[in-house]
């Protein structure tokens, strides 16, 4: 500077002419004259309320670190653990070249040795900052783990080591061998093999004992710190994974069906409530600024604002002029003129908060790749 990616903002503006829907006003009931008309996701109906009606049991389900926020929520913010890992910092190693000294050369010869700096690379711990994490329990209980492999969970003796005590054999009497056994140090098979490292012990070996580390605390050790997740020391312990495995087990949460819900009025037609009409439905967990609290997510004051309401479904369409993108031409340039082009995803249906998913061009911000320049 491009590109490509993964967030965020925007989603053209003003006029005129012809329509559509809808409120108001005026009407002579032909109409005329003003106001107001889609979204950031109106969508996908995943989740969580309003709000109607049916029902009245915590039984299915659901959701899970931990403070907060919020009507609420499987949503937000904050923070706490784990997970990979960049910069930077620590060590170790390698070095272009540069000093010095030694050797060596003088018919001049250094691809020689050592020490010392030392751009820069490499590998390794340790990991800000960002990123990712359905993140409650496997020390209760019942299960499950293909292949391989000797063994996959009350550990196992395949190969390896041991033969120290007790048997049996031979014996030169030192021992030697056999079988029964010991043994998880080494192999070897695996995604995982009973904490990992030295030392001690010991026949030969093991947390068998010490040391330094890892881990865990039995939904419950002890103190300090933080509101708390947890953090840091001491103490005890050694416990393989799997609950995104259970009609496991803890806390919480709380039925179900949806505006075609639901109330009213109501033809033909006395009845029933069909046909059709009206509410429900547009002042609400409301929107915009500002200020004040809070790291924030959000609160709470003022003050301004009313902002679609159709019902088989209106909200369009052309045309100007500016804006956008691109070529070209004109200029040092700023910017000027012509021409051409694009303008997405999509479209309210009873309303809210969220989540996903899409989405033209602009702009904006992290990363990644390349490229130039100092």
């Nucleotide at each position: 500077c491009a590109a490509g990616u993964a967030g965020g903002c925007u989603a053209g503006a003003u006029g005129a002419u012809c329509g559509c829907c809808u409120c108001g006003a005026c009407g002579u009931c032909a109409g005329u004259c003003g106001g107001g008309g889609a979204g950031g996701a109106a969508a996908g109906u995943c989740c969580g309320a309003a709000c109607a009606c049916c029902a009245u049991a915590a039984a299915a389900g659901g959701c899970a670190a931990c403070u907060u926020c919020u009507a609420a929520c499987g949503g937000a913010a904050g923070c706490c653990g784990a997970g990979a890992g960049u910069a930077a910092c620590a060590a170790a190693a390698a070095a272009a070249c540069a000093g010095a000294a030694g050797c060596g050369c003088u018919u001049a010869a250094g691809a020689c040795u050592u020490c010392u700096g030392g751009a820069u690379u490499u590998u390794u711990g340790c990991c800000a900052a960002g990123c990712u994490u359905a993140g409650g329990g496997c020390a209760a209980g019942u299960g499950c783990a293909a292949c391989a492999g000797a063994a996959a969970a009350u550990a196992u003796a395949c190969c390896g080591c041991c033969u120290a005590a007790g048997u049996c054999c031979c014996u030169u009497c030192g021992g030697g061998g056999a079988a029964c056994g010991g043994u998880a140090a080494g192999g070897u098979u695996g995604a995982a093999a009973u904490c990992g490292u030295g030392a001690g012990g010991u026949a030969a070996g093991a947390g068998c004992u010490c040391a330094c580390g890892c881990a865990c605390g039995a939904g419950u050790g002890a103190c300090c710190g933080g509101u708390g997740a947890c953090g840091g020391u001491c103490c005890g312990u050694g416990u393989g994974g799997u609950a995104a495995a259970c009609c496991c087990c803890u806390g919480c949460c709380a039925g179900g069906u949806g505006c075609a819900a639901u109330g009213c009025c109501a033809a033909a037609u006395u009845a029933g409530g069909u046909c059709g009409g009206c509410a429900g439905c547009a002042u609400g967990a409301g929107a915009u600024u500002a200020a004040u609290g809070g790291c924030a997510a959000c609160a709470u004051u003022a003050a301004u604002c009313c902002u679609a309401g159709a019902u088989a479904g209106a909200u369009g369409a052309u045309c100007a002029u500016c804006g956008c993108u691109u070529u070209g031409a004109a200029g040092c340039a700023a910017u000027u003129c012509a021409a051409a082009g694009a303008g997405a995803c999509a479209g309210a249906a009873u309303u809210c908060g969220g989540c996903u998913u899409a989405u033209c061009g602009g702009c904006u911000u992290g990363c990644u790749u390349g490229g130039a320049u100092a």
Annotation: A computed fold for a 374-nucleotide RNA from a Candidatus Buchananbacteria bacterium, annotated as Bacterial RNase P class A. The organism belongs to Candidatus Buchananiibacteriota, within Bacteria. The sequence is in RNAcentral, with records from ENA. A source record names the gene rnpB. It matches the Rfam family "Bacterial RNase P class A". Rfam describes the family as follows. Ribonuclease P (RNase P) is a ubiquitous endoribonuclease, found in archaea, bacteria and eukarya as well as chloroplasts and mitochondria. By type it is a ribozyme.